[in-house]
RNA sequence: CACGCACCUCGUGACUCGGUGAGAUCCCGAACCGGCGGUAGAGAGCCCGCGACCCGGCUGCCCAAUGCAGACGGUGAACUCUGGUGAGACCCCAGGGCCGACGGUCAUAGUCCGGACGAGAGGGGUGCGGC
Numbered sequence: 001c002a003c004g005c006a007c008c009u010c011g012u013g014a015c016u017c018g019g020u021g022a023g024a025u026c027c028c029g030a031a032c033c034g035g036c037g038g039u040a041g042a043g044a045g046c047c048c049g050c051g052a053c054c055c056g057g058c059u060g061c062c063c064a065a066u067g068c069a070g071a072c073g074g075u076g077a078a079c080u081c082u083g084g085u086g087a088g089a090c091c092c093c094a095g096g097g098c099c100g101a102c103g104g105u106c107a108u109a110g111u112c113c114g115g116a117c118g119a120g121a122g123g124g125g126u127g128c129g130g131c
Base pairs, nucleotide, nucleotide: 001130003129004128005127006126007125008124009123010122016030017029018028019027031111032110033100034099035050036049037048038047045098046097054074055073056072058070059069060068061067080096081095082094083093084092102114103113104112
């Protein structure tokens, strides 16, 4: 130090007030929240990609079913818009708009409960090796 291996560690936030009602942190009015890497020196929920979640068939373990695992494919949300600054901005500033897995629940959930004391993109550290 652009590197390799091993181990350790970290690794998602947010419901407050009012209304309706028998009943709502689920509806209505306002409120609040935003994973990881990248993107020209510029910091992104809504630009590109990834993870998570969800769906599908396939393959393996087995004859089948079930279950588990694996690679693959699909999905992966959101008009981010107007103005400003600047050499440069869909990343900053001002104003506006929009989005948010599955299962559960006296009533429809991004915010409550659950799978999950899980998984994980990846971040950091230590040791050894290499240069």

A computed fold for a 131-nucleotide RNA from Marihabitans asiaticum, annotated as FMN riboswitch aptamer (RFN element). The source organism's lineage runs through Bacteria, Bacillati, Micrococcales, Intrasporangiaceae and Marihabitans.